[in-house]
Context: one part of a larger RNA
RNA sequence: GCCGGGGAGUUUGGGUACAUGGCAAGGCUAACCUCUCAUGGGAAGCCGCAGCGAAAGCGAGUCUGAAAGGGCGUUAAGUCAUGUGCCCAAGACCCGAUGCCGAGUGAUCUAUACCCAAGCAAGACGAAGCCGGGCUUUAUGCCUGGUGGAGGUCUGACCGGGUGAGGUGUCUCCUCUCCGUUGACUUGGGUAUAGGGGCGAAAAACCAAUCGUACUCGGUAGUAGCUGGUUCUCCUCGAAAUGUCCCACAGGACAGUCACUACGAUGGUUCUCAUACGGUAAAGUCACUGAUAGGAUGUGCAUGCAUCGAAAGGUGCAGCCUUCCUGUCAAACUCAGAAUGUAUGAGAUACUAUAUCGUAGUGAUUGGGUGUCUGGCGUAAAGUUGGACACCGAGAAGAGAACAAUCUAGACAUGAGUUAAGGCCCCUAAAUGUGCACUAAGUACACGCAAAAAGUGUGAUUAUCAGAGACAACUGGGAGGUAGGCUCAGAAGUGGCCAUCCUCUAAGGAGUGUGUUACAACUCACCAGUCUAGAUAAUCACACUUGAAGACGGACGGGGUUAAGUGCACUGCCGAAACUCAUGACCUAACGAAAAGUUAGGUGGUAGAGGAGCGUGCAUGUGGGCUAGAAGGUAAUGCGUGAGCAUUACUGGACCCGCAUGCAUUGAGAAUCCCGGU
Numbered sequence: 001g002c003c004g005g006g007g008a009g010u011u012u013g014g015g016u017a018c019a020u021g022g023c024a025a026g027g028c029u030a031a032c033c034u035c036u037c038a039u040g041g042g043a044a045g046c047c048g049c050a051g052c053g054a055a056a057g058c059g060a061g062u063c064u065g066a067a068a069g070g071g072c073g074u075u076a077a078g079u080c081a082u083g084u085g086c087c088c089a090a091g092a093c094c095c096g097a098u099g100c101c102g103a104g105u106g107a108u109c110u111a112u113a114c115c116c117a118a119g120c121a122a123g124a125c126g127a128a129g130c131c132g133g134g135c136u137u138u139a140u141g142c143c144u145g146g147u148g149g150a151g152g153u154c155u156g157a158c159c160g161g162g163u164g165a166g167g168u169g170u171c172u173c174c175u176c177u178c179c180g181u182u183g184a185c186u187u188g189g190g191u192a193u194a195g196g197g198g199c200g201a202a203a204a205a206c207c208a209a210u211c212g213u214a215c216u217c218g219g220u221a222g223u224a225g226c227u228g229g230u231u232c233u234c235c236u237c238g239a240a241a242u243g244u245c246c247c248a249c250a251g252g253a254c255a256g257u258c259a260c261u262a263c264g265a266u267g268g269u270u271c272u273c274a275u276a277c278g279g280u281a282a283a284g285u286c287a288c289u290g291a292u293a294g295g296a297u298g299u300g301c302a303u304g305c306a307u308c309g310a311a312a313g314g315u316g317c318a319g320c321c322u323u324c325c326u327g328u329c330a331a332a333c334u335c336a337g338a339a340u341g342u343a344u345g346a347g348a349u350a351c352u353a354u355a356u357c358g359u360a361g362u363g364a365u366u367g368g369g370u371g372u373c374u375g376g377c378g379u380a381a382a383g384u385u386g387g388a389c390a391c392c393g394a395g396a397a398g399a400g401a402a403c404a405a406u407c408u409a410g411a412c413a414u415g416a417g418u419u420a421a422g423g424c425c426c427c428u429a430a431a432u433g434u435g436c437a438c439u440a441a442g443u444a445c446a447c448g449c450a451a452a453a454a455g456u457g458u459g460a461u462u463a464u465c466a467g468a469g470a471c472a473a474c475u476g477g478g479a480g481g482u483a484g485g486c487u488c489a490g491a492a493g494u495g496g497c498c499a500u501c502c503u504c505u506a507a508g509g510a511g512u513g514u515g516u517u518a519c520a521a522c523u524c525a526c527c528a529g530u531c532u533a534g535a536u537a538a539u540c541a542c543a544c545u546u547g548a549a550g551a552c553g554g555a556c557g558g559g560g561u562u563a564a565g566u567g568c569a570c571u572g573c574c575g576a577a578a579c580u581c582a583u584g585a586c587c588u589a590a591c592g593a594a595a596a597g598u599u600a601g602g603u604g605g606u607a608g609a610g611g612a613g614c615g616u617g618c619a620u621g622u623g624g625g626c627u628a629g630a631a632g633g634u635a636a637u638g639c640g641u642g643a644g645c646a647u648u649a650c651u652g653g654a655c656c657c658g659c660a661u662g663c664a665u666u667g668a669g670a671a672u673c674c675c676g677g678u
Base pairs, nucleotide, nucleotide: 001678002677003676004675005674006673011090012089013088014087015086016085017084018083019082020081021080022079023078026047027046028045032041033040051058052057061072062071063070064069093229094228096226100219101218102217103216104215105214111193112192113191114190115189116188117187118186119185120183122155123154124153125151129147130146131145132144133143134142135141159180160179161178164176165175166174167173195211197207198206232613233612234611235610236609237608242255243254244253245252246251256366258363259362260361261360262359263358264357265356266355267352268351269350270348271347272346273345274344275343276342277341283334284333289330290329291328292327293326294325295324296323298321300320301319303318304317305316306315307314308313368392369391370390371389372388373387374386375385376384377383397408398407399406412584413583414582415581416580417579418578422574423573424572425559426558427557431571433570434569435568436567437566438565444561445560453546454545455544456543457542458541459540460539461538462537463536464535465534473530474529475528476527477526479503480502481501484498485497486496487495509524513522514521585603586602587601588600589599590598591597614667616664617663618662619661620660621659622658623657624656625655632651633650634649635648636647637646638645639644
C1' cells in the first nucleotide's frame, strides 16, 4: 500500500417552539403505599383561571400624584403526555496539544565531592643545594669543572582527547591528521548530593539516547476561537462574504441575506404621459471665487534702481495695484445645464397572483474575487481602497488552441429539427463561395495593435501649366549703358553696405551657384528651335520596409497559405444541454372523494433549511417458509429515479422471512484513524 473488522450529534436534567393525542376553566400528580409486573391509591405540590403596588393593602382595577395626567393591567385557554428542532448545564459529534498541579522512581549515563586502589615506554633540557679549580684585599664576590635532579618543562608510545579533513549518512561510527602525556593528569571499585531540587573552571552544560525545570502514574475524556475526520437515497427552495459593537481582525453577538411554519394586506414589473426633486457630463469664465499668456490704462502705491537738486523734492524705468482689450483654465468655480435616475399620480388590447409586501415563531450560513463604467492613493503592479451593474463563488453546455469570472447560453430524462456566439483548404462539421480593391513584407492569418525618425507603393482632393505645343531631353542664344555707387591694396553679377534703373530685344537678374589676388572661364534664371501628350506642386488617406536584441530547440493551435492575408459588400451552409416539436418522470397550484384524471406553471446549484423514503439489529403482535435444503457465498436475469428489492442456477448444511407497531451502540473511502491479515 491493499483486504477484512472497528470507527464520530449520544444520554440525563432544565428551558423553548412546533406536531400529535387526552381532558378542559381547569389540567397533572410527586415521593410513597398496595400489588407482584399489571393496576389501584396518594392532591402535599406545580401550571392556569386577575391584576397593581417596595409593602401594608385594594381589586377590573391598581400604583403614583395636591390635581390634571401618567405607568402597568382589564378582550380571557390552558394543562399533561409522547415525538421532533434548537438552547443551557454536564467530557456533550470524534481524535489531537504545548502545558499546570500532586504523589512517587531515578546519580549502572553524566556533573561535582569524598574513601580505598591502579597506571604513566623511551629520550631531552639540566633550577636550587653540595664538592673542586682559578681570579681577587680578609669577608663577600666573580669565572669555571663536576655532582645533583627541580619543572601545571620539552620530544614522543600506552592511555586520554577531538584540531582540520575523507567516508558513511544521523549512527556522536571508522580512517588520516592533530592536542595532552608527573599533572587543575588518567582509570577501577565504593559512597554522597534529587526536580523549582541537585551539580556546574558557567555552556542555562549535565542529572540513564529525555532538561530554560527529569521520568512514571494520577487529577484527566485537562482546555484548544486551531488542523483533520464525521458513514444510505431521492425530491423542493436556496445564501453570504455587508453594517454596528467586542483586548476585536483565524472568533463572536445583534442586524441584513436564505429556508420552513402561521397569520394578514393587495399589490408588483415594464412602457407612455404628467407633476415634482437634482447640479453630474458637456459647456461657460464682465455671472461669482481662484489661476493664467500678451497688451493698454492711471493726479494709483509699502518698494527697488537710475538720474537732477544743497535740501525739500522732481523725473524716468522696473515691480505691485486699479480698470479695460485679446486669449487660456478649475475635484474643493457656476450665469446657466442635459441624458440616465428618484418620488407621486393617471393610463396601457403589455406581463404577473406559484407574484409582491408586512408581522411573528423556528432553523441556519456568512475571509471573497473578476470584468465594464466611474473616483481616491500609487512611477507602477495579477497593487490598494470606494460607488453602480454583471458574472465567478454556488453554473454545466457551445465558442475563445489550452484558459473561475470574455462572447453565446441558464443543463428534469430521451429523441428529432432550427439557430446563437463562432466558423466553412487539411487536422475538423460546413464555401478551395461570389464581386471590387489593397498587400510582396509570409506583412499577415481574433485581441493583446511597439515609439520617435527615415524610406517605398497606391488612392483621393486642390492649385497651376499644356496642340497658340506644356514637362523632360538635346541644339542655339543668355547682350549693351557698366568694372552701377560706396568701401577697399584689389571688390569687374558672385567680401561687405546702399540702390536695383534704362536700352536693344524672341529673351537675357545691376545676377542662381562653381571659380580668380582681382579679371578670365563654366553654369543657372530667361528666350527660341527640334520632339509630341499630358506635366508639376501641395495636402490628406491607406498599406508596407527599416527602426525591432534573451536566455533548452519552437511556435499564426499545428500543417500550411500569395490567399487559406487585409478592407468593403453579398449569398449559402455548419454549429450548443439555447429555441421548437414528440414521448416520459417528478414538484407546486386549481378543480376533484381521490395517491385517478385534466389544466397551468416549474424541475443548474456550494454553505444551509425543509419534505419523502431505502436498508441493518432487537422487541411485541400476526402471517408464513425450510433437510423434497434455511442463513451465508458465487453468477445470471428482471423490477425500481435511487437507496435497494426479487427470481433462477450452483455452493452451503440449519435456521429464516413478510406485514403492523415500537426501541436503537443503525449505514464508511478518507481522520499522517485503531486492530488483524497479507
The part of an RNA shown here (large-subunit ribosomal RNA, domain II) has 678 nucleotides and comes from Candidatus Rehaiarchaeum fermentans.
Rfam family: Archaeal large subunit ribosomal RNA.
RNAcentral holds the full RNA, with entries from ENA.